[in-house]
RNA sequence: AAGCGUAUAGUUCAAAGGUAGAGCAACGGUUUCCAAAACCGUAGAUAUGGGUUCGAAUCCUUUUACGCUUG
Numbered sequence: 001a002a003g004c005g006u007a008u009a010g011u012u013c014a015a016a017g018g019u020a021g022a023g024c025a026a027c028g029g030u031u032u033c034c035a036a037a038a039c040c041g042u043a044g045a046u047a048u049g050g051g052u053u054c055g056a057a058u059c060c061u062u063u064u065a066c067g068c069u070u071g
Base pairs, nucleotide, nucleotide: 001070002069003068004067005066006065007064010024011023012022013021018054026042027041028040029039030038047063049061050060051059
């Protein structure tokens, strides 16, 4: 320099254009002499700017960050 991929919760990952979910973690409760474990519940996220669409995490595109390949 050229080509390709990834970006979603604190973290690891889902989600055929139609209500964004799960594990772990956090918080509250039940239980326990106290804790741990277990069980129940709560809160928490689509990298940025545009476009297409009745409707976008998803399709197109700009930028940013990271990674891979070629030379």